Notes
This is a predicted structure of a 71-nucleotide RNA (transfer RNA) from Halococcus morrhuae DSM 1307. Its mean pLDDT, the model's own confidence on a scale to 100, is 81. The RNAcentral record of the sequence draws on ENA and Rfam. Its Rfam family is "tRNA". The family's RNA type in Rfam is transfer RNA. The organism belongs to Halococcus morrhuae, within Archaea.
[in-house]
RNA sequence: GCGCCAGUGGUCUAAUGGUAGGACAAGGGCCUUCCAAGCCCUCGGUCGGGGUUCGAUUCCCCGCUGGCGCA
Numbered sequence: 001g002c003g004c005c006a007g008u009g010g011u012c013u014a015a016u017g018g019u020a021g022g023a024c025a026a027g028g029g030c031c032u033u034c035c036a037a038g039c040c041c042u043c044g045g046u047c048g049g050g051g052u053u054c055g056a057u058u059c060c061c062c063g064c065u066g067g068c069g070c071a
Stems, first nucleotide, its partner, number of pairs: 001070007010024004018054001026042005047063005
């Protein structure tokens, strides 16, 4: 330099055109003599920009970051 893949809360992971869901973590509550465990609730997210579309996490283009391969 070229090609391929990936990017979703603090972490991991679904959703592949139609209101972004779950788990762990964090905070609060219930329970317990206390702690742990268990149950309930809350908080928190689509890498950036542009395009297509009535509508984009999803499709297209450019860029950024990471991984792999070739040179």